[in-house]
Context: one part of a larger RNA
RNA sequence: CUGGGCUUAAAGAGCACGUAGGUGGUAUGUUAAGUCGGUUGUGAAAGACCAGGCUUUAAGCGUGGGAGGACGACCGAAACUGGCGUACUUGAGGACGGUAGGGGAGAGUAGAAUUCCUGGUGGAGCGGUGGAAUGCGUAGAGAUCAGGAGGAAUGCCGGAGGCAAAGGCGACUCUCUAGGCCGUAACUGACACUGAGGUGCGAAAGCUAGGGGAGCAAACGGGAUUAGAUACCCCGGUAGUCCUAGCCGUAAACGAUGGGCACUAAGUGGGGGGGGUUACUUCCUCGCCGGAGCGAAAGCAUUAAGUGCCCCGCCUGGGGAGCAUGGCCGCAAGGCUGAAACUC
Numbered sequence: 001c002u003g004g005g006c007u008u009a010a011a012g013a014g015c016a017c018g019u020a021g022g023u024g025g026u027a028u029g030u031u032a033a034g035u036c037g038g039u040u041g042u043g044a045a046a047g048a049c050c051a052g053g054c055u056u057u058a059a060g061c062g063u064g065g066g067a068g069g070a071c072g073a074c075c076g077a078a079a080c081u082g083g084c085g086u087a088c089u090u091g092a093g094g095a096c097g098g099u100a101g102g103g104g105a106g107a108g109u110a111g112a113a114u115u116c117c118u119g120g121u122g123g124a125g126c127g128g129u130g131g132a133a134u135g136c137g138u139a140g141a142g143a144u145c146a147g148g149a150g151g152a153a154u155g156c157c158g159g160a161g162g163c164a165a166a167g168g169c170g171a172c173u174c175u176c177u178a179g180g181c182c183g184u185a186a187c188u189g190a191c192a193c194u195g196a197g198g199u200g201c202g203a204a205a206g207c208u209a210g211g212g213g214a215g216c217a218a219a220c221g222g223g224a225u226u227a228g229a230u231a232c233c234c235c236g237g238u239a240g241u242c243c244u245a246g247c248c249g250u251a252a253a254c255g256a257u258g259g260g261c262a263c264u265a266a267g268u269g270g271g272g273g274g275g276g277u278u279a280c281u282u283c284c285u286c287g288c289c290g291g292a293g294c295g296a297a298a299g300c301a302u303u304a305a306g307u308g309c310c311c312c313g314c315c316u317g318g319g320g321a322g323c324a325u326g327g328c329c330g331c332a333a334g335g336c337u338g339a340a341a342c343u344c
Stems, first nucleotide, its partner, number of pairs: 004315003007298002012312001014201004021194003025088007033081002035077007042069001049065003053061002091191001092188002095184005103177007110154001115149007125136002162169002206247006215241002220236004258311006267288009293300002317344003326337004
């Protein structure tokens, strides 16, 4: 390479948008590039194949023939693919009317709780644990009442419930804003799918600058435990956690399952719309269960891991190693790309 694969064995990029490219609905006309047929040219010799000849046979040798190309030219065919044209509406989009939602951004507001401060009451403990101790407290703690400050997070509702491409999103109000679903069928008329590169988004931690700092809490200090205890438990506690601006670009970024379209049994719930004579019915979505089929099995099963088509990404024994080297990116941490020797 051929071929086979990617839920769990190696393997789906964290997610999206989109360039080139690949692929592409229905009808019809035309063209003849692909495609198919014919004719002709060429396709050296040797080899290979066939026929017969030579050596007793064989290998071998010589003679003749046929075959042989993604080739050139010409003549034709027009189903399929492509090109050009015309038309269409089912794909796609947009319009109008509804509708659900923690989708996103900004501004404002609220209550509960923790902590701290001030004052009142009060007077010996509090706290913590398996038990203790460190710690706090007569300079008045803890408890309790009143007032105040500040930061962070939003109890119940809350749900295998909702929304979002993924990361993710949960108090309330307003403003701006994205997507979905349902209904109608006036509009455009294939405008589509995927997507190498590229670009954007991307939890937590981390980084830069400036704020903020209640609680929590790496590091660190102390008390215990223990043979030791650089831990688990306890008392403290700084980065950080929060905000603004900018980096980083990773994750068990998981459904460990790329995206799109079509087709293929039932049963049963949750959420959102439409129709309805209230029997029911239809569309979308999130689950459970289950047959065919698939699967090594576990299992998947109209939300496929079934049956097919299109496009992309990725895998090719374990270790060495996601290391070294080079390149690109980054302030750094590091990220992306990514071998080999050697070894089993």